[in-house]
Context: one part of a larger RNA
RNA sequence: GAUGAACGCUGGCGGCGUGCCUAACACAUGCAAGUCGAACGAGUUAUAGUGAUGGUAACUGACCUAUAUACUAGUGGCGGACGGGUGAGUAACGCGUGGGCAACCUGCCCCGUGCCGGGGGAUACCGGCCGGAAACGGCCGUUAAUACCGCAUAAGCCGGUGAAGUGGCAUCACUUUACCGGGAAAACUCCGGUGGCACGGGAUGGGCCCGCGUCCGAUUAGCUGGUUGGCGGUGUAACGGACCACCAAGGCGACGAUCGGUAGCCGGGCUGAGAGGCCGGACGGCCACAUUGGGACUGAGACACGGCCCAGACUCCUGCGGGAGGCAGCAGUGGGGGAUAUUGCGCAAUGGGGGGAACCCUGACGCAGCGACGCCGCGUGGGUGAAGAAGCGGUUAUGCCGCGUAAAGCCCUUUCGGCAGGGAAGAAUAAUGACGGUACCUGCUAAAGAAGCCCCGGCUAACUACGUGCCAGCAGCCGCGGUAAUACGUAGGGGGCGAGCGUUAUCC
Numbered sequence: 001g002a003u004g005a006a007c008g009c010u011g012g013c014g015g016c017g018u019g020c021c022u023a024a025c026a027c028a029u030g031c032a033a034g035u036c037g038a039a040c041g042a043g044u045u046a047u048a049g050u051g052a053u054g055g056u057a058a059c060u061g062a063c064c065u066a067u068a069u070a071c072u073a074g075u076g077g078c079g080g081a082c083g084g085g086u087g088a089g090u091a092a093c094g095c096g097u098g099g100g101c102a103a104c105c106u107g108c109c110c111c112g113u114g115c116c117g118g119g120g121g122a123u124a125c126c127g128g129c130c131g132g133a134a135a136c137g138g139c140c141g142u143u144a145a146u147a148c149c150g151c152a153u154a155a156g157c158c159g160g161u162g163a164a165g166u167g168g169c170a171u172c173a174c175u176u177u178a179c180c181g182g183g184a185a186a187a188c189u190c191c192g193g194u195g196g197c198a199c200g201g202g203a204u205g206g207g208c209c210c211g212c213g214u215c216c217g218a219u220u221a222g223c224u225g226g227u228u229g230g231c232g233g234u235g236u237a238a239c240g241g242a243c244c245a246c247c248a249a250g251g252c253g254a255c256g257a258u259c260g261g262u263a264g265c266c267g268g269g270c271u272g273a274g275a276g277g278c279c280g281g282a283c284g285g286c287c288a289c290a291u292u293g294g295g296a297c298u299g300a301g302a303c304a305c306g307g308c309c310c311a312g313a314c315u316c317c318u319g320c321g322g323g324a325g326g327c328a329g330c331a332g333u334g335g336g337g338g339a340u341a342u343u344g345c346g347c348a349a350u351g352g353g354g355g356g357a358a359c360c361c362u363g364a365c366g367c368a369g370c371g372a373c374g375c376c377g378c379g380u381g382g383g384u385g386a387a388g389a390a391g392c393g394g395u396u397a398u399g400c401c402g403c404g405u406a407a408a409g410c411c412c413u414u415u416c417g418g419c420a421g422g423g424a425a426g427a428a429u430a431a432u433g434a435c436g437g438u439a440c441c442u443g444c445u446a447a448a449g450a451a452g453c454c455c456c457g458g459c460u461a462a463c464u465a466c467g468u469g470c471c472a473g474c475a476g477c478c479g480c481g482g483u484a485a486u487a488c489g490u491a492g493g494g495g496g497c498g499a500g501c502g503u504u505a506u507c508c
Base pairs, nucleotide, nucleotide: 001507002506003505005504006503007502008501009500012378013377014376015375016374017373018371019370020336025334026333027332029331030330031329034078035077036076039075040074042072043071044070045068046067047066048065049064054059085289086288087287094214095213096212097211098210099209100208101207104206105205109202110201111200112199113198114197115196117151119149120148126141127140128139129138130137131136157182158181159180160179161178162177163176164175165174166173167172187194188193215261216260217259222252223251224250227249228248229247230246232244233243234242264286265285266284267283268279269278270277271276291312292311293310294309295308314325315324316323317322342368344367345366346365350364351362352361353360354359381412382411383410384409391403392402393401394400395399416449417445418444419443420442421441422440426435452497453496454495455494456493457478458477459476463492464491465490466489467488473480474479
């Protein structure tokens, strides 16, 4: 000098930041991912029409039909792989940096080209019956689609065979061409559009490979059997011993293999003249994880935090047969700890998902609350004022010195605070502002409400008195204290910093 700090004493205001470093311990409760009726059937509701029945009538209004600005359990689509959290694991192509893919994928978006013909069978919802305490199921029956499945068509696409040409980096790549084989689609509409399929290109996002760099221990010296390579396969979007069969016997290591310990990495941060050392909290990028371990499904994308299955531990419900759950999301609770906040407001802004839109959702985010935790700014008044008062302390004691222009008194100002009135920008726009009656402006108020902490032996700036008497105590180092202690305690005085000041811890 620095800190995500803590502790002690003290504490007026504001702005901007920041706040579980420990138990990746366990979690009550609420919220954190939905949306589309312009994909589909059905139902509810409302309105209108019709008008059964009852009634002398007024009236009642069943069934049915139509519309919908209304709603939605189900089918279907898109999203739930983003955003948010955490740092357990990982010494690794994990990260950083520079390259490679002639070994790859890419939903939504953009550009271009071509196409959208004709059929079929189911099923949820619903109804009936049945099982179960529940969670949840079973059987039968009916039905729709942009759900599912054949068929047709195929410029281009994929596979096979052949020819010509160009290029390269070994396998090869690209262009042209012939034949054979294969594979598509979906409609809705408010009539404006919105969609669907195939192919080529782009953009974006990803996957894989390689060079170099990346902590400590040799009181760890040998390690290795899919191990190292080959051949042929499997698998994948793709290369590969990634996986499998067979064959060979290799591969790594003092340039530190293997083993053990520690650790997410980086942009950066702190310090330092620099070189370097230490750190990786906040913000941004990458990675990994989501109660522990394993697994796949769906999908453009996951081996998936708020999806599924299995196993374990734990918690809860149970009619004992069986079920339910996962805060390292935002708040919040217990626990651990020296220690770390509200079960707040709002989708107004920015951004995200769905939708043609209206709009809905969004604990992302924007704000507010709490904490001097940090940085920065401001204030606690300014001028004048000597009887140098009182008081306290010192002393050489009818006196003198210090606190000290300090106070009082008089004059002045009003930041911040308080009270009152007005009152935004942030919204591009017709509407819409959580923050917020906030910031800010004006008036009023009265010096009025606002100073402490550490130190004074040397280092190191600041000295006397009394008390104590190797006691009580101090202390960062040297060291102080055993009767005159500037070093302990108190007082007066002084020094330093100041809404802080000290102490402790850690780094340079």